[in-house]
Context: one part of a larger RNA
Formats: sequence, structure tokens, C1' cells
RNA sequence: GGCGUUUGGCGGAUGCCUUGGCACUGAGAGGCGAUGAAGGACGUGGCAGGCUGCGAUAAGCUUCGGGGAGUUGCCAGCACACUUUGAUCCGAAGAUUUCCGAAUGGGGAAACCCCAUCCAUCAGGAUGAUCGUCGACUGAAUCCAUAGGUCGACGAGGCAAACCCAGGGAACUGAAACAUCUCAGUACCUGGAGGAAAGGACAUCAACAGAGACUCCGCUAGUAGUGGCGAGCGAACGCGGACUAGGCCAGUGACACGAUCGUAAGAACCGGAACACUCUGGAAAGGGUGGCCAUAGCGGGUGAUAGCCCCGUACGGGUAGAAAGCGGUCGGGUCCUUGAGUAGGGCGGGACACGUGCAAUCCUGUCUGAACACGGGGGGAUCACCCUCCAAGCCUAAGUACUCCUCAGUGACCGAUAGUGAACAAGUACCGUGAGGGAAAGGUGAAAAGCACCCCGACAAGGGGAGUGAAAUAGACCUGAAACCGAACGCCU
Repeated sequence: GGCGUUUGGCGGAUGCCUUGGCACUGAGAGGCGAUGAAGGACGUGGCAGGCUGCGAUAAGCUUCGGGGAGUUGCCAGCACACUUUGAUCCGAAGAUUUCCGAAUGGGGAAACCCCAUCCAUCAGGAUGAUCGUCGACUGAAUCCAUAGGUCGACGAGGCAAACCCAGGGAACUGAAACAUCUCAGUACCUGGAGGAAAGGACAUCAACAGAGACUCCGCUAGUAGUGGCGAGCGAACGCGGACUAGGCCAGUGACACGAUCGUAAGAACCGGAACACUCUGGAAAGGGUGGCCAUAGCGGGUGAUAGCCCCGUACGGGUAGAAAGCGGUCGGGUCCUUGAGUAGGGCGGGACACGUGCAAUCCUGUCUGAACACGGGGGGAUCACCCUCCAAGCCUAAGUACUCCUCAGUGACCGAUAGUGAACAAGUACCGUGAGGGAAAGGUGAAAAGCACCCCGACAAGGGGAGUGAAAUAGACCUGAAACCGAACGCCU
């Protein structure tokens, strides 16, 4: 040095586990904000670092309800305290709520600086942004007036995951290049709203028979079409479903608001059945024997696998205050007459599945411009006949879309290199001037019983005894693979 056997170190795979995730389902909720939000800064505990809670009344204050023995958050410890005169805790309603932030008295490098007026004995308190609407008072050039000014009342502003409507609106890409075209009215920007939004009660379709608002889904159908007739784009009629609702413009009406009465549902929470003995074992829920309950044998916990030990579960009960829902009654309020610079036409665009085409239909920048029910629109150029409807006013549930959020539940979803980036002080540590990027990191044991005491050592680290425990090769930890590094013994060189 090699091989073999044995035994260790290092390492953290694997197995098992789950506090966390993921995807859905059913309900609920669908907003918060000048009564100062979302989000923060700084404080706040006897000792206080982080998180959580809270706000100078600061891990809290008040009232009411629940509950019934311990409590002083995670988080141990010491100390001081509270509590059957009912604490802690849970629910409901209030009080307080520094500073920044729409931030709103002015400024500003957010959490800071500076001011005016009024009130107040001090301490201190209140008000003071801008825009819009309405009202009052004033009030120029300029007589009346108007503009302007001042004050008051009311409203707005900002945030929020997606869904929705509208105004703007790309390019990469595809066409195997590229320009019309496509991607796509997509991404993105802006404005606005609601729990949904939008749309909606035929100047609609159809085809000589008729249908009967709108929205959504399945077909029709990748059809008819459209298209450098390329790439591609792509209907409708009709049928089947979901859901159904019609109203108004001066009156037997509709709408919202307010008052009042009634009513279902509804908080914390309460009741809630039924098992013993024996064996193994550290421990019984396991094995054996004999029982019981069940509108409850979903689930979780308990020293191994429990219907009957505990929490629960089925079922039943409970109801304060406020708000809201539905229904009834009453009150006052708002809404004005059938829709003209409209329909149609010319030019230029856009939308329609439809790229100007034979191009109907819809919108309109511009120029024009009717009729008045004896009328007018449409039926895919246009004309006639025929059929059908009544524009240029308004409102309208349900069926549909979505999920930042709450509750309950489900999974041939994951199980710590997985599943969220995050099961742990995670959008943390750390990186970057910044926009932004962005980790690693779970497991002693049933119970800390977390190794008293002795010895070596430096009053260490670490180790040896002793003790606990079922186990200590469970001692900072479950199991503990491989790579890698040793030791002992045997053999070979």
C1' cells in the first nucleotide's frame, strides 16, 4: 500500500410525520375613505430584542350579553398583582385613537418645520386646501346688468385582486422575404361604474308560413361568405336549453326617499347517547371475554390502532343591539305630451364575419337636408308589387362574468430540493444609486423527567462515571443511505 471482516467519524439521502401550501365546491360579502382610508413612522410591558395587540386612557378603558376557574399574548424566568363581590377569555355596542399618508392652514428632503384667527385662568382646544353645485350678500369697465369678489350649505378628491363599459391604441410575430392583410381592437395608457357591468321591450327577423325585449350556453359551422381569393378571418337564419317582465313621459302610473307596523333568518354560547374485566407492554385505544349507544361508526386528541376516555358529531335550544331583507300602511318629492338640423344625400373615414366591392345596414369629421300616419323605415345595388315594423326620449330584475376577503366542506393534489418566493423573525436576511432582484432554514421525548452529584480539564470546550427514561448509538437530538476520512484484526506484497 492492497483486499477482507468488524467498528467509528463526517454527511443528510431515504422512510414516516405536518403547523403550510395548491385546486375546487357551496354559502356569504362584494367595498373602505374628509366622522381622515389603504399603507406606514414612532411609541406603548416591572425587567422587553423580534412578532402580535394597542395609541399619551397606548398587550389596554366603559356598558350589556355569554361563560365558570383560573389569569397576567407568542415567551420561558423572576417580581408585583388580579380572580366565585365572577377575573382571564368570547360576542355586541361604545370611548380613546400621537405623527405621516387623498393629507386639506403654508412649506417640505413623508412621519418634520413655520403661521393666522377665535375661545380659554394655565395647560390647551377649535377653525383656516382646492374644485363643483346651489343660495345669500356685494359688485367693475358701463346706465340697467354681467364678469369678478366674500360668506354659507352640500358634494367630490384617495385606496382596492379580478370581472365590466367607454376614449385612445402598438410592435415582435404569421404571411416561410414584405407593403394590403395578420398578430389585434390584443398588450398597454386614460376616464367611469357596480356587486355585477353592459344590453334590453322591435322603424327586429322572416318569407307569403310565421316568430315576438335583452343576456348567456350547446348546435347550426369551420358552413355561407370574406381574403396580395395568400396567410388567414369567419357569420346569420333556424333549432335545443338557462332565465323570464315589462313599464314611463301630468296620473286608477313609475321611481327613489322618509316614517311606522309586522315578519323570516340571525352573535358569543348551551344541552347532547353508550364499557368493563383480563393478557402483552414503558404506556392499551392492540389481543381475548362479555356488554351497550346510535337521527351521533364525519373528524381530531389521549403514552401503539378508541362509536361508548376527552373535544366533538346527528339532533335540539338560544337572541341583545344595530343594520339590512321581504310585506303592509302613510307622507311629501321627482318625472311634462310621440321625439328636425333629425332621416336621407355628397366627400373622407370607421364598425359590421364582409379588405370598396354589385355593398345593403350602423356611426359620423365636413357640406347639405325631407316627409309628418293620405306619412315614414326595412326586407344586402336599384325599381315595382307584396310583407313587416314605427327611428330621431327614458327606465328595467333574472339567467351571465369575477374573487382582495369570510365561513363550511372536498381532493386517484404536494409533503420540506415538493407544495406559495415564504410550514421557521419571509417579501425577512442579503444584493442593487434605483426601478428591482431575492434566499437558506421543519422533526429530542409520552412527559423536560433537558443529565443532581463526583472526576479529568483553564472556575473552559469536551469527555468519563452516576442518575432519568422503553430507548441517551433519543443529550440538541427521529430514522441516519452514498460519496469522503479513520481505527482494530486477518491475509498478501
Record summary: A computed fold for a 493-nucleotide part of an RNA from Alphaproteobacteria bacterium RIFCSPHIGHO2_12_FULL_66_14, annotated as large-subunit ribosomal RNA, domain I. Lineage of the source: Bacteria > Pseudomonadati > Pseudomonadota > Alphaproteobacteria. Its Rfam family is "Bacterial large subunit ribosomal RNA". The coordinates come from a structure-prediction model, not an experiment, and the mean pLDDT is 83.